A computed fold for a 150-nucleotide RNA from Desulfosporosinus youngiae, annotated as c-di-AMP riboswitch aptamer (ydaO/yuaA leader). NCBI's taxonomy places the organism under Bacteria, Bacillati, Bacillota, Eubacteriales, Desulfosporosinus. Model confidence (mean pLDDT): 81 of 100.
RNA sequence: UGUUCUCUAUCGCUUAAUUCUAAUCUAGAAGCGGGGAAACCAUUUUCCGGGGUGAAUCCUUCACAUAAUUGUCGAUAAUUUAGUGAGGGUAGGGUUACUCUUCAACCCGAAUCCGUCAGCUAACUUCGUAAGCGUUGCAAGAGAGGAACG
Numbered sequence: 001u002g003u004u005c006u007c008u009a010u011c012g013c014u015u016a017a018u019u020c021u022a023a024u025c026u027a028g029a030a031g032c033g034g035g036g037a038a039a040c041c042a043u044u045u046u047c048c049g050g051g052g053u054g055a056a057u058c059c060u061u062c063a064c065a066u067a068a069u070u071g072u073c074g075a076u077a078a079u080u081u082a083g084u085g086a087g088g089g090u091a092g093g094g095u096u097a098c099u100c101u102u103c104a105a106c107c108c109g110a111a112u113c114c115g116u117c118a119g120c121u122a123a124c125u126u127c128g129u130a131a132g133c134g135u136u137g138c139a140a141g142a143g144a145g146g147a148a149c150g
Stems, first nucleotide, its partner, number of pairs: 011134004018030004031129006041119001049117001050114004058089007067080004092108005098143005103137001
C1' cells in the first nucleotide's frame, strides 16, 4: 500500500413492522399497516370448493408419476388429467445514498394463513408492528436543500 474475514458503531436497503412511556409482575400509547362489517351499487355463484396477506401472476419444457381413455390376441405405445422435482420465460416488484424524467446495470418474481365462509361498505369491531440483509452509476438533464469561507 492492496486484498479478504470477523466484531462494534454510524449510515443505508426490503418491509406496515417505527417511536415514546413503563418496567416487581404485566404491558400501555402514538404512528404505520391488515381483516371483518350497513344502506346504495355490484354479482348470477355455490366441489372443478371459496377466500386473505404479499410484487410474487400466468405460459411452457423435461423427469418421475396418480387416474382415465384409445389401441392390441397380449404387450410396446399414444392422449388427457392431479401431484413432486429441476429448468426457461412472464404480468408485476426492488436497488444503484435528496426529488422528478431519461438511459444503463444488477436482482426478486416466494412463502403462508382461514377452514366450507367473507363483493364494495359508514358507524362499529378486531389483529400486526416479525424477519432478513449491505447499494455492480460520483450516469445525463432539470430542480430543491445544506455546509464552509468572504